This is a predicted structure of a 90-nucleotide RNA (transfer RNA) from an uncultured Flavobacteriaceae bacterium. Model confidence (mean pLDDT): 80 of 100. Its Rfam family is "tRNA". It is annotated as a transfer RNA. The sequence was found in a public genome assembly.
């Protein structure tokens, strides 16, 4: 060089164009249990800005950008970075 496949929240990893800020396990925090722990059971759990005294709310973000749609994690196009074949120096 050719041809495919993929980038989601700390981690893996789901995810028909609307029921999605996002399932589902795992880690991690709090509780329950226990004489302690370890299991086991509940409940949380992205990130940044805004608003509240607080409790809590609201906005946008799915690799970067830009397009289609009333509506894009999901379709198209450019970039980019990973991976798996194939081939060619060497």
């Nucleotide at each position: 060089g050719g041809a495919g496949a993929g980038g989601u929240g700390c981690c893996u990893g789901a995810g028909u164009g609307g029921c999605c800020g996002a399932a589902a396990g795992g880690a991690c925090u709090u509780g329950u249990u226990u004489g302690c722990u370890a299991a086991a059971c509940a409940a949380g759990c992205g990130u940044a800005c805004c608003c509240u005294a607080a409790c809590g709310g609201g906005u946008a973000c799915c690799c970067g950008g830009g397009g289609u749609u009333c509506g894009a994690a999901u379709c198209c196009c450019c970039g980019u970075c990973u991976c798996u074949c194939c081939g060619c120096c060497a």